[in-house]
Overview:
This is a predicted structure of an 84-nucleotide RNA (TPP riboswitch aptamer (THI element)) from a bovine gut metagenome.
RNA sequence: UAUCAAGGGGUGCCCGUUGAAGUGCGGGCUGAGAACAGACCCUUCAGACCUGAUGCGGGUAGUGCCGACGUAGGGAUGAUAAGU
Numbered sequence: 001u002a003u004c005a006a007g008g009g010g011u012g013c014c015c016g017u018u019g020a021a022g023u024g025c026g027g028g029c030u031g032a033g034a035a036c037a038g039a040c041c042c043u044u045c046a047g048a049c050c051u052g053a054u055g056c057g058g059g060u061a062g063u064g065c066c067g068a069c070g071u072a073g074g075g076a077u078g079a080u081a082a083g084u
Stems, first nucleotide, its partner, number of pairs: 001081005006043004011037001012029006049074003056067003
C1' cells in the first nucleotide's frame, strides 16, 4: 500500500411550503459524507470523530464557513500478500 473480516464516527445552516405548535416535503451553501446514503470517512496516534466550545479571531444570507486552539485530553484492529 492492497484485499478480507470486524469495529468506530458525523449528518449542520438558510429559504420556501404545510403550519397554532409539532411534523413532513422541496431548494440553496460548505464538505469525502448533511440519516438509510446501506453510502462516506476513520481504526495506534500529529490526519475519522468527541471534549474544551453557548469559548477566541476573521468572514457570511446563515452555519465549525475559514483559521487558531492542536505534537492538547480522549478515541475504534486483526489476518494475509507485496514493496520500502